[in-house]
RNA sequence: CAGGGUGUAGCUUAGUGGUAGAGUACGUGCUUAGCAUGCACGAGGUUCUGGGUUCAAUCCCCAGCACCCUCA
Repeated sequence: CAGGGUGUAGCUUAGUGGUAGAGUACGUGCUUAGCAUGCACGAGGUUCUGGGUUCAAUCCCCAGCACCCUCA
C1' cells in the first nucleotide's frame, strides 16, 4: 500500500427493517444481632460519526474514525 473483520448499558455481549434484551456491576427494600449469600424491585443506551434508501434503519448502501487480523 492492498484486502478482510468488529464498534449496542460501567464491563462482557444477544438481537432483528417496526423506537433494545440478558449476565455482571451499581442503587433501594426484604432476609441477618451484623456481614456475606439469596430474593424482589429500580436506574442506567443519541445502538462509533456523518450522509443516503425507506412510511419507518441498530439492521440495508456509501464515506469517515478507532481497534484487530492477513498479505507485501
The RNA shown here (transfer RNA) has 72 nucleotides and comes from Vicugna pacos. The sequence is in RNAcentral, with records from Rfam. It matches the Rfam family "tRNA". Rfam classes the family as a transfer RNA.